[in-house]
RNA sequence: CACCGAUAAUAGCAAACCAAUUGAAAGAUUGGGACGCAAAACUAUAGGGCCUGUAAUGGCAGCCAGUUACCGAA
Numbered sequence: 001c002a003c004c005g006a007u008a009a010u011a012g013c014a015a016a017c018c019a020a021u022u023g024a025a026a027g028a029u030u031g032g033g034a035c036g037c038a039a040a041a042c043u044a045u046a047g048g049g050c051c052u053g054u055a056a057u058g059g060c061a062g063c064c065a066g067u068u069a070c071c072g073a074a
Base pairs, nucleotide, nucleotide: 004072005071012037013036017032018031019030020029021028022027035062041067042066043065047064048063049060050059051058
């Protein structure tokens, strides 16, 4: 440096569901709440995929992907 990921340490995120707001919907935001997560951090015309819609020009990164990053046993 790369890979890897522990019943280690430190810090972090937060599914379903509930309430409020918002939106045509999908969905989003805030609060509560924890199923889980070693990238569950960031990236959505300029990779694929999925959702809504007559139609993407609207969405989804907690589907794969790309980029960057904490710790250090085997």